[in-house]
RNA sequence: AUCCAGAUGGGUGGAGGGACGAGGCCCUUUGAAGCCCAGCCAACCGGCCGAUUUCCGGCACGGUGGCAAUGCCCGGCGAAGUGAGAACUUCGCGACGAU
Numbered sequence: 001a002u003c004c005a006g007a008u009g010g011g012u013g014g015a016g017g018g019a020c021g022a023g024g025c026c027c028u029u030u031g032a033a034g035c036c037c038a039g040c041c042a043a044c045c046g047g048c049c050g051a052u053u054u055c056c057g058g059c060a061c062g063g064u065g066g067c068a069a070u071g072c073c074c075g076g077c078g079a080a081g082u083g084a085g086a087a088c089u090u091c092g093c094g095a096c097g098a099u
Base pairs, nucleotide, nucleotide: 001099002098003097008038009037010036011035012034016027017026018025020075021074023073024072039067040066041065044063045062046061047059048058049057050056071096076093077092078091079090080089081088082087
C1' cells in the first nucleotide's frame, strides 16, 4: 500500500476445514486438511520491451503469492435509520490477519 474481481483437474490421504474467539453461517464420505503432478489467476519483487530521461503502458521469462462464499459475516468505537423495547439494518473508523 492492497484485500467486494480473478483462477482447476488428476493422484494420494481418510475427518476435518473456513488466521484468532465458548458467536453465527457455510464447505466436507457426492471425500475435509495435508502432500505430489500438471494447469490456471494475479502483477508484489527482479528481468525484458515501448514511450521517455519522471510519471506511465506492456510482456509473463524468473522468484514469491493465490485458485468456495467481501479477509464468509461478526467481534471494538462512533454516526444515521427502523422499532414501545430488546434488537436489526446501513455507513465510517479502528483492532487483528494475509500478500